[in-house]
Molecule: c-di-GMP-I riboswitch aptamer
Organism: Chloroflexota bacterium
RNA sequence: UGUCGAUAAAGGUAAACCCAGUGAAAGCUGGCGGCGCAAAGUCAUGGGCCUAAAGUUGUGAAAAUAACUAAGGCUGCCAGACUUCCGAA
Numbered sequence: 001u002g003u004c005g006a007u008a009a010a011g012g013u014a015a016a017c018c019c020a021g022u023g024a025a026a027g028c029u030g031g032c033g034g035c036g037c038a039a040a041g042u043c044a045u046g047g048g049c050c051u052a053a054a055g056u057u058g059u060g061a062a063a064a065u066a067a068c069u070a071a072g073g074c075u076g077c078c079a080g081a082c083u084u085c086c087g088a089a
Stems, first nucleotide, its partner, number of pairs: 004087002012037002018031005035076001041082003045079003048074003055068005
């Protein structure tokens, strides 16, 4: 230094629920709270998943309604890239 991950040490982070805000929604932000996490740090690059405002098509006299669809999201879904504390076996 790399691999690896201890009933080690110092720490970090923060699920669900609830409250407030924001958004069409998925979700996100802040507070509370801790399920957990050795990268549960960062990046939507490849997959996968979620939502469907706008749009397209269909039905309908219309109102409306169904389906498709991401340029919207999820990194605590999996991989990849970059960075990273400690040092038992």